c-di-GMP-I-GGC riboswitch aptamer from Sulfurovum sp., 79 nucleotides, folded computationally. Model confidence (mean pLDDT): 81 of 100.

[in-house]
C1' cells in the first nucleotide's frame, strides 16, 4: 500500500407478511433471507420515484440494496 478467488470470526437483511408513521414516494419495529466485501456514513453530481403548482418547468421531499463521488471500517490474501 494493493487486491476480493477461497474463507470466514462476525456484520447488514431484498422479495413477502403483520403493526405503527407518512398525502406519497418511503421510513421505523416484529418476523424473513433474495443477495451484499463497504448493503457503513454523507443527496455533492447524474438517475429513477412521490407531491404540489404546473405549458415549459419550478419548489419540497425519496431513494446510498441505481451509477459516480468524498470519508470511515472489519476479515482474508499479498508485497
Nucleotide at each position: 500500500a494493493c487486491a476480493g478467488a477461497a474463507a470466514a470470526a462476525g456484520c447488514c437483511a431484498a422479495a413477502c407478511u403483520c403493526g405503527c408513521u407518512g398525502c406519497g414516494a418511503a421510513g421505523c419495529g416484529a418476523g424473513g433471507a433474495c443477495g451484499g466485501a463497504a448493503a457503513g456514513u454523507c443527496a455533492u453530481g447524474g438517475g429513477u420515484c412521490u407531491u404540489c403548482a404546473u405549458u415549459g418547468u419550478g419548489a419540497a421531499g425519496a431513494u446510498a440494496g441505481c451509477c459516480a463521488g468524498a470519508c470511515u471500517a472489519c476479515c482474508u490474501g499479498u508485497c